[in-house]
c-di-AMP riboswitch aptamer (ydaO/yuaA leader) from Actinoplanes regularis, 133 nucleotides, folded computationally. Its Rfam family is "c-di-AMP riboswitch aptamer (ydaO/yuaA leader)". The family has 106 seed sequences and 7,607 matches in Rfam 15.1. Its family is annotated with regulation of gene expression and cyclic-di-AMP binding in the Gene Ontology. Taxonomically the source falls in Actinoplanes (Bacteria, Actinomycetota, Actinomycetes, Micromonosporales). The RNAcentral record of the sequence draws on Rfam and Ribocentre.

RNA sequence: GACGAGCCACCGCCUAAUCGUCGCGAGGCGAGCCGGGGACCCAGGUACCCGGGGUGAAGCCGUGAACCAGCGGCCGGGCGAGCUUCCCGCCCGAACCCGUCAGCUAACCCGGUCGGCGGCCGAGUGGGAAGAA
Numbered sequence: 001g002a003c004g005a006g007c008c009a010c011c012g013c014c015u016a017a018u019c020g021u022c023g024c025g026a027g028g029c030g031a032g033c034c035g036g037g038g039a040c041c042c043a044g045g046u047a048c049c050c051g052g053g054g055u056g057a058a059g060c061c062g063u064g065a066a067c068c069a070g071c072g073g074c075c076g077g078g079c080g081a082g083c084u085u086c087c088c089g090c091c092c093g094a095a096c097c098c099g100u101c102a103g104c105u106a107a108c109c110c111g112g113u114c115g116g117c118g119g120c121c122g123a124g125u126g127g128g129a130a131g132a133a
Base pairs, nucleotide, nucleotide: 010119011118012117013116014115018031019030020029021028022027032113033112034111035110036109037108042103051101052098053097054096055095059074060073061072062071063070075093076092077091078090079089080088
C1' cells in the first nucleotide's frame, strides 16, 4: 500500500415494519403506517367438483414430447444520495398463510409493526513525469 473480515457510530435502500413512553430485562402501552373480517344497495338464479381465498411487485399467454427447467411476448415492481419528471442504465417478478370458509361493505371487530442489504460515487479544473515522432 492492496485485498478480505469483525465491531461501533452515522448515512442510504427494499419493506407497513417507524416514532414516543414505561420497564434492569423479557416485554407493555400509545401514535403513525399496514393488513383482515364485517350490512342495506349493487353483484341474476340453481347445480356440480377439479374446492375456494389472503398477504405481496412477484401475473397472463405462447413455446418447451407430458411435467419441469429454459426461451419469447405482454404486463407488474425496485434502485441510480435534496425532491419530482423524462431519457438512459442496472436489477427483481419470490415466498408464505387460511383450511371447505370469507364479493363490495357504514357501524363494529381482529391483527402486524419483521427481516434483508449497501456506503462513497460522480463532475470540473490545474500541475508534473515518462515514452514516441
Description: The prediction has a mean pLDDT of 80. The model forms 96% of the base pairs in the Rfam consensus.